Source information
The prediction has a mean pLDDT of 86. Predicted 3D model of a 1463-nucleotide RNA (small-subunit ribosomal RNA) from a metagenome. Rfam family: Bacterial small subunit ribosomal RNA.
[in-house]
C1' cells in the first nucleotide's frame, strides 16, 4: 500500500467481499515446562453451610468461664506435698451487661440515572469525629437506669412487674471578659470526665480560634438516539414576609404579580453508570468503558425515619409488598450485587483452601484481638512472554509409501547406522531475600551443586483465484465444498481419501465482536446535465453572508506568564528480575480549561465619511406580459326553403352508418358555441405554469440615454406565504365541433385494442376547492473573472443606401479549461465566493403505519423486516430490426420446363416384428453412407456349437505336413481308420507347418463425434480476413479497411495520419475453340495407279485425326465519356473482346453441424460373451404420411416399313463377330481382340412413305395368368429377362413449391463404374436446339457505410402481468392478553412536623399545694403500597385479509427493448 465481484471487453459510479490489528471470549483437533497476569459478560435470579467488624477491664459495676493466690475442710501417703471440696474478685483475665470509639472506612455490584449523575474550569451562603497548632478552662453537687436478684407471661423470638447498684452514663448549680450564640445594642444565653502510674508524667474530658482532611450547595460548558414526539408549565417563573436546613434556595408555606421553557430542539420517548483510560486509525475520527485508579448510584422491592461528626445505613432499626423457613396455629425469623460454595439460566468464566508473616484498616496507652481488606497457594494454554521436544556425521540416495512417459522421479541426510551432548521434566543434596531485634503462609521456594538416559515431551489449519503450497484414486449436479468469485451432471490442483508440500506452532483453525482497508456520510476528504441526487416557480421573517476609507474598542485571532490537567497507563532515557513479558526511578506529554499581561492586520462591535453595489426621479422604447368589456370574419354543424336523383359515407378491404318519407351535391336565408388561417420565424413577452382576430379602458415588469439625488438601504432563505399545465371535484349556466365511458362494425385463434360509424361525461363560462406532471435546459439564486466566429431580436451614438462602435435579450460554432465519456464552453458543467435543497447499492417501496391538508380523488411527511450481488452511466466491437442508403446473386420480375393430383421405382417417417442391424434430421438427412441385402455382405433375430479362441506375438510339447476320399448332422461339427510324407544341416540342430497345452493377451460394426486426429458439408468462390510500426483514445478500441469513382472482385485510380505487408481475389495448371510446326499406324484418302469397290492393296502423310512443342488476346489500336485517372460506351481487325466458355482451386472464422459403423485414437465396459462359427430368417413387412425419380394423359402423338448421322467409353475367370437354331430372352459355336486394328455397337430423337381420327382409344402400361430364358450351390420368402393373354388409374393436376440466361432450358439417344446376377439410381458422353431479361418496388440470401436496442448462448434473443402451487417475512384485523407512565378520586401503614395531652413522670424551683420541664395517648397536614375511573401510549397473539418477496423445466398472452410491429 491494495485486491475480486456487474461486461464479449472498457472506462466509469456503486455496493458486496478479503488481506491486518485486537477480545473478560467460546467451540473443534492437539497438548512438555516455567514467569506475568486474567477469570459469571447471561437470571441487580434464589440461596443450604461456614466465615467477611469488632474492640476497649487503663470508663463502669461485677464474676458465669479459665488459670493463679490465700483462707478452711477432707482424702492420699512418699510428712510436705499430691488430689478434692467449700469460701476470698485477692491477680491474670474475662462471658453478658452499662460506657466509649468503630459498625458512613474497606469488600461487592451496575439494577436505576440523558441529568440531583460524570468530566473541566469557576463560586460563596456552609458543616467537618479521629490528626496538627494557639488561648483559656475543668469548682461544687444530684437523681437514675441495665447487669443482678425475686416473683411471672410465652411453645419460640422476646418480655412484664418490683427491688439493688456504678461510671469517662443522665441532669442541675457556679465560673466563662474583648473569646461563642442571641440581642429591642439595654442586655440575655451558655462547658467540663476523669483514668493509669510511687512520682514525672501519660493518656483523655469542656470551650474558642485557626490549619488539614473529608462532605454538602451553587454557576458555566461539555458529555446518546428518535421530529412518525411541537408545544410544555400552576409551585410553575419571579416579588415580599415567614418557617426550614449545616449552609444560598419555591427547599416548604402565605400573600401578590403572570411569568419561565421551546427548531441553538423544550416537553415526550427508547437506550445508557460517567471518567482516567481501552482497541483501532498515519492523522483526523470510530468503537468502547473486563481488570487497574476517581466518583456515582443501589443493598430483597417500595416508604421512612432515628443515632451520629459524617448514614436515611449491604452485614442497623421502623412500616408495607412478595418469597422462603420455624411454629404448641397464639406468633416469629430471614436478606452472599462480602469470600468460597449451591441450584438454575447460559456457549461460557475457578478452591465450601493457607495466613495475618508482609502491607492497611478498626479498638486499645500497651501488649494484643479482629480483618474472605490483603499477602499467597489451588484450578483454567483464557491471554502475553520466555524455553524444549535434541547436536553431529551419515548415499547402498535402504525397505515401504506416493507418482511415473516405466526410463526414473519423491519422501530424502530424512530414517537406520555412527560419535556426542542434557537445556527442560526426574532423583538426592545444600539454600538466600522478603525481617533493622523477634515473628515466614508462600515452601519440597527462587537459586547453585550432584547423578542417569536421547532418554519422558507436535500438533492444527491450508494447497482453483484473491493467497504462500500439485499430482493419483474415489464419487458423477449425487455426496459434498463455499468468506467472494464459485466448484460438482465420468478424465474435479474446488467433494471424500492418500502421497507431497505451504503456513504457523503448544499452540492451530472456525464462530461472536470492533476499528481499519471504506474517500462507502468526506471537519481533514465526496458528490447532484445522462450514474443516487437541484425544490415545479417567486416573495420573505428568522438564520447564514456582506463594498470602500477613517478612529476607537479588544468578543473573536496571535502572542508570553500563572494555576490546573489525580496516579496508574502510551512515549524517551536509565535501573531490577538470567531474557522477555513483567516491575520500577527519572523526564516528556496530557494537543484541554480558567486568570493574567500585551498586539491589533482581518473578522465583529462603536462612531463619522465616501458612492462603484442597490435604490429613486426625468425623457424615451419594443412586446401573443396580466384583467374587464365590446366587435369581427372565413369554418363546421343544425333548422326552413329552392335545384336535383339513387345513391352518400368509410376503409388496406369492407361492413355497421345515412338516404326514394327524397341523402350526398348545390343555392338562399337564418341560429348557435367554440376556435382565431395567413402574417408566424431557430421570433417576442412572462418568475414559472403559460401567452395569439381587431380595438378600448386599467395594469406589473424589463430596457436604454443623459444628468440629479439617497448613501450599503445588499446577496441567499429553513418554517411560512402567494402563484402553480393538463386531469380531476361542488354549485349554477353552456354545449357547434371534439371526445374517455359505452354501442355497433371490422380485424383476429382471441380483440374488453390498434381501423371505423355513432356517442355521454369532459372540453367553454362564473365562483369555489385540488397542488401534482419528463412542471426538463433532465442544468438552484446571486456576484466577479477568463480567445473567438456568425446569425437574429430590442435600444442608443457617429454617419447617412454600405458600415463602424457601444447597451439588453436569444441561436449556433469553437480555443483553453472542465468532464467515466458523451458532451459544456462568457446564457459554462471553466475559474472564485455567498447561501438553501437534494444523495449514499438493487429491490421491497413513494409502499405501510402515525402526523397534517382535502368534499372525495387523492397529495405530502415517510419507514422497516425480508431478499440479491448486484443495479447503473458513457462509449466500443459485434449480432439483429416488420430501420435508412448503395450493390450484387434464376433472389424477384420476364419466360421455357416440371414437382405437387395417376400408377410405378427408390428413401424417409410411423406403425408392425422374434427381428425389421447402425447411421444422417430445415437450408446443409430422405435414388443419403450404399459405385448396386437371394446366401455370402451383416453388424439384426432364432436355434445350435467354441472357449488362449475365426485373427497377432511369446512358452513348453508332439507330429511331419499340405491336400483327397468313405459314413452321423441341415451345417459349424464330431468319429474312426486307410493312404501318403517337406526344405536345410557343422547331423546337435535350424527353419516352415500342423496338432495339443498353460497363461500373458486376442477379440468387441459395444458406448461417448459433448474427450480426440483425420475427413467431409455449409455460409461460399460470397469478397472479404488480418498483422507490424505510426497517428488517435484514460480505455475496450480506432485508423489503415472509411471517402470520391470504378469493379467479378479490399479490381484498380484518386483523396487522407497514415505508411507497408500477409492470407484470400486474379493470374500461373487442366480442358476447350483458331493457326503453326513435330511424327505418321492400327488414323487419314487429296492427288497417281492396282481393285474381289471394303482406304481393300500399291503409295502418299496435302487434309481430318492422334499428342508432343508453339503462337494468339494485352483495353495492345482508334473516337467518346470520365477528374487529363481508374474505368466505361462503341469501333476496327480478329477464330476468338474486354475473366472467350468450362473445369481444377473453398482466405479468418461459423454451426460443441456430420463421421467412434473407412481408419486411427483417450477413458469406459464385455471376456464360457457385448467375442468367435453355423444353419435358417431378417434388412424387401404395410391402414397410412412425406422427399427424390421414372412412365403417361396422346394427333409437335402412337404403331408399322424402309433410310441417314455421334461422341465418350469398357473388354482376359474379359468382350465376343460371322454362321446355324429359336416369334423372342436366348441358345449352340468360337473368327477377332490385352485393342485408333478386333468386340460390345443398333445410336436415337430426325427426315421420308403408310395407317390410327379424338375415344380412357393402336393412348397409358400398372397388375394378374400361363409358358419360357439366363445368372448363380440354391431365384419360395426375396432378382432380372422373352412370348402370349389381361389391359388398373389417369384427359395435363389445390394450396404451394423446383430448376433454368446458351449450344444453356427441353428433349433423344449412347456408355462406364459396382456387379455371378439384378437401375427408372449415379457418373460420363454427344445429336436436336429455343424464349425471355422492362428493370431492381417486392420476397429469399449476401457485401457494405450508416442508425436503433434493455440483444453478446447475440431475435430460435431478451422479457412482463394475472392465474396455479411450496415456503418466508410484513400491514390491516371483530378481539383477546400482558406491560409501562401519567392524571382524577379513595383508602392511608411506619414516621417526622404541628395541635392537643383531663392521663403518666427521678434530677431544676418550691411556702411542699404544686410549678417549670418532660412523655404516653389523641387529631391534623403530607404519605408507600393498595383500590376504583376513563383514556394514552407499547408489546403479544388473533378467525379473515392484503399486497410483497423468494422458488431449473406450470398456464394464459405478448405489454416492454429495433419504427418492437399502434414510437
Nucleotide at each position: 500500500a491494495g485486491a475480486g465481484u456487474u461486461u464479449g471487453a472498457u472506462c466509469a459510479u456503486g455496493g458486496c467481499u478479503c488481506a491486518g490489528a485486537u477480545u473478560g471470549a467460546a467451540c473443534g483437533c492437539u497438548g512438555g515446562c516455567g514467569g506475568c497476569a486474567g477469570g459469571c459478560c447471561u437470571a441487580a435470579u434464589a440461596c443450604a453451610u461456614g466465615c467477611a467488624a469488632g474492640u476497649c477491664g487503663a470508663a463502669c459495676g461485677g464474676u458465669a468461664a479459665c488459670a493463679g493466690a490465700g483462707a478452711a475442710g477432707a482424702a492420699g501417703c512418699u510428712u510436705g506435698c499430691u488430689u478434692c471440696u467449700u469460701c476470698u474478685g485477692c491477680u491474670g483475665a474475662c462471658g453478658a451487661g452499662u460506657g466509649g470509639c468503630g459498625g458512613a472506612c474497606g469488600g461487592g455490584u451496575g439494577a436505576g440515572u440523558a441529568a440531583g449523575a460524570u468530566c473541566u474550569g469557576g463560586g460563596a451562603a456552609a458543616c467537618u469525629g479521629c490528626c496538627u497548632g494557639a488561648c483559656a478552662g475543668a469548682g461544687g453537687g444530684g437523681g437514675a437506669c441495665a447487669a443482678c436478684a425475686a416473683c411471672u407471661g410465652g411453645a419460640a423470638a422476646c418480655g412484664g412487674u418490683u427491688g439493688c447498684u456504678a461510671a469517662u452514663a443522665c441532669c442541675g448549680c457556679a465560673u466563662a471578659u474583648u473569646a461563642c450564640c442571641c440581642u429591642g445594642a439595654g442586655g440575655g444565653g451558655g462547658a467540663a470526665a476523669g483514668u493509669c502510674g510511687c512520682a514525672a508524667g501519660a493518656c483523655g474530658c469542656u470551650g474558642u480560634c485557626a490549619g488539614a482532611u473529608g462532605u454538602g450547595c451553587c454557576c458555566a460548558g461539555a458529555u446518546g438516539g428518535g421530529a412518525u414526539u411541537a408545544g410544555c408549565u400552576a409551585g410553575u417563573u419571579g416579588g415580599u414576609g415567614a418557617g426550614g436546613u449545616a449552609a444560598a434556595g419555591g427547599c416548604u408555606c402565605a400573600c401578590c404579580a403572570a411569568g419561565g421553557c421551546g427548531a441553538c430542539g423544550a416537553u415526550c420517548u427508547c437506550u445508557a453508570g460517567c471518567u482516567g483510560g481501552u482497541c483501532u486509525g498515519a492523522g483526523a475520527g470510530g468503537a468502547u468503558g473486563a481488570u487497574c485508579a476517581g466518583c456515582c448510584a443501589c443493598a430483597u422491592u417500595g416508604g421512612g425515619a432515628c443515632u451520629g461528626a459524617g448514614a436515611c445505613a449491604c452485614g442497623g432499626c421502623c412500616c408495607a409488598g412478595a418469597c422462603u423457613c420455624c411454629u404448641a396455629c397464639g406468633g416469629g425469623a430471614g436478606g452472599c450485587a462480602g469470600c468460597a460454595g449451591u441450584a438454575g439460566g447460559g456457549a461460557a468464566u475457578a478452591u465450601u483452601g493457607c495466613a495475618c508473616a508482609a502491607u492497611g484498616g478498626a479498638g486499645g496507652a500497651a501488649a494484643c484481638u479482629c480483618u474472605g481488606a490483603u499477602g499467597c497457594a489451588g484450578c483454567c494454554a483464557u491471554g502475553c512472554c520466555g524455553c524444549g521436544u535434541g547436536u553431529g556425521u551419515g548415499a547402498a540416495g535402504a525397505a515401504g509409501g506416493c507418482c511415473u512417459u516405466c526410463g526414473g522421479g519423491u519422501u530424502g541426510u530424512a530414517a537406520a547406522g555412527c560419535a556426542c551432548u542434557u537445556u527442560c521434566a526426574g532423583a538426592g543434596g545444600g539454600g538466600a531475600g522478603g525481617a533493622u531485634a523477634a515473628u515466614g503462609a508462600c515452601g519440597u521456594u527462587a537459586c547453585c551443586c550432584u547423578c542417569a538416559g536421547a532418554a519422558g515431551a507436535a500438533g492444527c489449519a491450508c494447497c482453483g483465484g484473491c493467497u504462500a503450497a500439485c499430482u493419483c484414486c474415489g464419487u458423477g449436479c449425487c455426496a459434498g465444498c463455499a468468506g467472494c468469485c464459485g466448484c460438482g451432471g465420468u478424465a474435479a490442483u474446488a467433494c471424500g481419501g492418500a502421497g507431497g508440500g505451504u503456513g504457523c506452532a503448544a499452540g492451530c483453525g472456525u464462530u461472536a465482536a470492533u476499528c481499519g482497508g471504506a474517500a462507502u456520510a468526506a471537519c481533514u476528504g465526496g458528490g447532484c446535465g445522462u450514474a443516487a441526487a437541484g425544490g415545479g416557480c417567486a416573495u420573505g421573517c428568522a438564520g447564514g453572508c456582506g463594498g470602500u476609507c477613517a478612529u476607537g474598542c479588544a468578543a473573536g485571532c496571535a502572542g508570553g506568564a500563572u494555576g490546573u490537567g489525580a496516579a496508574a497507563c502510551c512515549c524517551c532515557c536509565g535501573g531490577g528480575c538470567u531474557u522477555a513479558a513483567c516491575c520500577u526511578g527519572g523526564g516528556a506529554a496530557c494537543u484541554g480549561c480558567a486568570u493574567u499581561c500585551u498586539g491589533a492586520a482581518c473578522u465583529a462591535c462603536a462612531u463619522g465619511g465616501c458612492u462603484a453595489g442597490a435604490g429613486u426621479a426625468u425623457u424615451g422604447c419594443a412586446g401573443g406580459g396580466g384583467g374587464a368589456g365590446a366587435c369581427g370574419g372565413a369554418a363546421u354543424u343544425c333548422c326552413a326553403g329552392g335545384u336535383g336523383u339513387a345513391g352518400c359515407g368509410g376503409u388496406g378491404g369492407a361492413a355497421u352508418g345515412c338516404g326514394u318519407a327524397g341523402a350526398u351535391a348545390u343555392c338562399u336565408g337564418g341560429a348557435a358555441g367554440a376556435a382565431c388561417a395567413c402574417c408566424a420565424a431557430a421570433g417576442g413577452c412572462g418568475a414559472a405554469g403559460g401567452c395569439a382576430g381587431u380595438c378600448u379602458c386599467c395594469u406589473g415588469g424589463g430596457c436604454a440615454a443623459a444628468u440629479a439625488c439617497u448613501g450599503a438601504c445588499g446577496c441567499u432563505c429553513a418554517u411560512a406565504u402567494g402563484c402553480g399545465a393538463a386531469a380531476g371535484c361542488g354549485u349554477g349556466g353552456g354545449u357547434a365541433g371534439c371526445a374517455a365511458a359505452c354501442a355497433g362494425g371490422a380485424u383476429u385463434a382471441g380483440a374488453u385494442a390498434c381501423c371505423c360509424u355513432g356517442g355521454u361525461a369532459g372540453u367553454c363560462c362564473a365562483c369555489g376547492c385540488c397542488g401534482u406532471a419528463a412542471a426538463c435546459g433532465a442544468u438552484g439564486u446571486c456576484g466577479a473573472u477568463u480567445a473567438g466566429g456568425a446569425g437574429c431580436u430590442u435600444g442608443a451614438g457617429c454617419a447617412a443606401u454600405a458600415g463602424c462602435u457601444u447597451g439588453g435579450g436569444u441561436u449556433u460554432c469553437g480555443u483553453a479549461g472542465c468532464u467515466a465519456a458523451c458532451g459544456c464552453a462568457a446564457u459554462a458543467a471553466a475559474u472564485c465566493g455567498a447561501c438553501c435543497g437534494c444523495c449514499u447499492g438493487g429491490g421491497g417501496a413513494g409502499u405501510a403505519c402515525g402526523g397534517c391538508c382535502g368534499c372525495a380523488a387523492g397529495g405530502u411527511u415517510a419507514a422497516a423486516a425480508c431478499u440479491c450481488a448486484a443495479a447503473u452511466g458513457a462509449a466500443u466491437u459485434g449480432a439483429c430490426g416488420g430501420g435508412g442508403g448503395c450493390c450484387c446473386g434464376c433472389a424477384c420480375a420476364a419466360g421455357c420446363g416440371g414437382u405437387g393430383g395417376a400408377g410405378c421405382a427408390u428413401g424417409u417417417g410411423g406403425u408392425u416384428u422374434a427381428a425389421u442391424u447402425c447411421g444422417a434430421a430445415g437450408c446443409a438427412a430422405c435414388g443419403c453412407g450404399a459405385a448396386g441385402a437371394a446366401c455370402c455382405u451383416u453388424a439384426c433375430c432364432a436355434a445350435a456349437u467354441c472357449u488362449u479362441g475365426a485373427c497377432a506375438u511369446c512358452c513348453c510339447u508332439c507330429u511331419g505336413a499340405c491336400c483327397g476320399g468313405c459314413g452321423a448332422g441341415u451345417a459349424a461339427u464330431g468319429u474312426c481308420g486307410c493312404c501318403u510324407u517337406u526344405c536345410c544341416u557343422u547331423c546337435g540342430g535350424g527353419a516352415c507347418a500342423g496338432a495339443g497345452g498353460a497363461g500373458a493377451c486376442a477379440g468387441g460394426u459395444g458406448g461417448u463425434g459433448c474427450a480426440u486426429g483425420g475427413u467431409u458439408g455449409u455460409c461460399g468462390u460470397c469478397a472479404g480476413c488480418u498483422c507490424g510500426u505510426g497517428u488517435c483514445g484514460u480505455g475496450a478500441g480506432a485508423u489503415g479497411u472509411u471517402g470520391g469513382g470504378u469493379u467479378a472482385a479490399g479490381u484498380c485510380c484518386c483523396g487522407c495520419a497514415a505508411c507497408g505487408a500477409g492470407c484470400g481475389c486474379a493470374a500461373c495448371c487442366c480442358u476447350u475453340a483458331u493457326c503453326c510446326u513435330a511424327a505418321g499406324u492400327a488414323g487419314c484418302c487429296a492427288g497417281c495407279a492396282g481393285u474381289u469397290c471394303g482406304g481393300c492393296c500399291g503409295g502418299g502423310c496435302a487434309c481430318u485425326c492422334u499428342u508432343g512443342g508453339g503462337a494468339g488476346a494485352c483495353u495492345g489500336c482508334c473516337a467518346g465519356g470520365g477528374a487529363u485517372a481508374a474505368c466505361c460506351u462503341g469501333g476496327a481487325g480478329g477464330a476468338a473482346g474486354g475473366u472467350g466458355g468450362g473445369g481444377a482451386u473453398g482466405a479468418c472464422g461459423u454451426c460443441a453441424a456430420a463421421u467412434c459403423a473407412u481408419c486411427a485414437u483417450g477413458c469406459c465396459c464385455c471376456u464360457u460373451a457385448u467375442g468367435a462359427u453355423u444353419u435358417g430368417g431378417g434388412c424387401u413387412a404395410c391402414a397410412c404420411a412425406c422427399g427424390u425419380g421414372c412412365u403417361a394423359c396422346a394427333a409437335u402423338g402412337g404403331c408399322g416399313u424402309a433410310a441417314a448421322c455421334a461422341a465418350a467409353g469398357a473388354g482376359a475367370a474379359g468382350c465376343g463377330a460371322g454362321a446355324c437354331c429359336g416369334c423372342g430372352a436366348g441358345g449352340u459355336g468360337g473368327a477377332g481382340c490385352a485393342a485408333a486394328u478386333c468386340u460390345c455397337a443398333a445410336a436415337a430423337a430426325u427426315a421420308a412413305c403408310g395407317u390410327c381420327u379424338c375415344a380412357g382409344u393402336u393412348c397409358g402400361g400398372a397388375c394378374u395368368g400361363c409358358a419360357g430364358g439366363c445368372u448363380g450351390c440354391a431365384a419360395c420368402u426375396c432378382g432380372c429377362c422373352u412370348g402370349c393373354a389381361c389391359g388398373a388409374a389417369g384427359c395435363u393436376g389445390g394450396a404451394a413449391u423446383c430448376g433454368c440466361u446458351a449450344g444453356u432450358a427441353a428433349u433423344c439417344g449412347c456408355g462406364a463404374a459396382u456387379c455371378a446376377g439384378a437401375a427408372u439410381g449415379u457418373c460420363g458422353c454427344g445429336g436436336u436446339g429455343a424464349a425471355u431479361a422492362c428493370g431492381u418496388u417486392c420476397c429469399c440470401g449476401g457485401g457494405u457505410c450508416u442508425u436503433g436496442u434493455a440483444c453478446a448462448c447475440a431475435c430460435c434473443g431478451c422479457c412482463c402481468g394475472u392465474c396455479a402451487c411450496a415456503c418466508c417475512a410484513u400491514g390491516g384485523g371483530a378481539g383477546u392478553c400482558a406491560g409501562u407512565a401519567a392524571u382524577g378520586c379513595c383508602c392511608g401503614a411506619a414516621g417526622u412536623c404541628a395541635g392537643u395531652g383531663a392521663c403518666c413522670c427521678a434530677a431544676c424551683c418550691g411556702a411542699a399545694a404544686g410549678g417549670a420541664g418532660g412523655g404516653a395517648g389523641c387529631u391534623g397536614c403530607c404519605g408507600a403500597a393498595g383500590g376504583c375511573a376513563g383514556g394514552a401510549c407499547c408489546g403479544a397473539u388473533a378467525a379473515c385479509u392484503g399486497g410483497g418477496g423468494u422458488g431449473a423445466a406450470g398456464u394464459c398472452g405478448u405489454a416492454a427493448c429495433a419504427a418492437g410491429g399502434u414510437a